This is a predicted structure of a 98-nucleotide RNA (Glycine riboswitch aptamer) from Heyndrickxia shackletonii. The RNAcentral record of the sequence draws on Rfam and Ribocentre. The organism belongs to Heyndrickxia, within Bacteria.
[in-house]
RNA sequence: AUGAGAACAGGGGGAGAGACUGCCGCGUACUUGGCAGCGCCGAAGGAGCAAAUAGCGAAAGUUGUGAAUCUCUCAGGCAAAAAGACUCUUGUUUGACG
Repeated sequence: AUGAGAACAGGGGGAGAGACUGCCGCGUACUUGGCAGCGCCGAAGGAGCAAAUAGCGAAAGUUGUGAAUCUCUCAGGCAAAAAGACUCUUGUUUGACG
């Protein structure tokens, strides 16, 4: 400073997939909690790796580092609510280039 980018806070938007089955408990009931079973989802978190790069090796290769909304589904979730990656906006702090 007509302030790149970042952090935090307030507000807005924000997907997917069983209100499944059995047993037990509470309750008049609607429902709700626990355990077990089968099925399913990816956008909290977590894990995996391509290019590239570093080491070793004559080479083939091998070991390490290595991103995502990709892959996995440990965790989490599968009515609504809540949560929710990400995103828009406002404020505060910081202050790159010039």